[in-house]
RNA sequence: GGGCUGCUAGCUCAACUGGCAGAGCAACGGACUCUUAAUCCGUAGGUUCGGAGUUCGAUUCUCCGGCAGCCCA
Numbered sequence: 001g002g003g004c005u006g007c008u009a010g011c012u013c014a015a016c017u018g019g020c021a022g023a024g025c026a027a028c029g030g031a032c033u034c035u036u037a038a039u040c041c042g043u044a045g046g047u048u049c050g051g052a053g054u055u056c057g058a059u060u061c062u063c064c065g066g067c068a069g070c071c072c073a
Base pairs, nucleotide, nucleotide: 001072002071003070004069005068006067007066010025011024012023013022019056027043028042029041030040031039049065050064051063052062053061
């Protein structure tokens, strides 16, 4: 320098053919327990990496940029 993959909740990851953004863990509240842990119930938590474009509508498609990883030179 070129190519490919990825970026979504605090962490790890889903989200079909473009159609209301979710799960587990963690956090918080409660139940249970002598207490902790475990278990169970519930609650909250999002600039979907940034910008632009296409569209009635974008996490999803296109372009530019950023970051990380892999491959080639």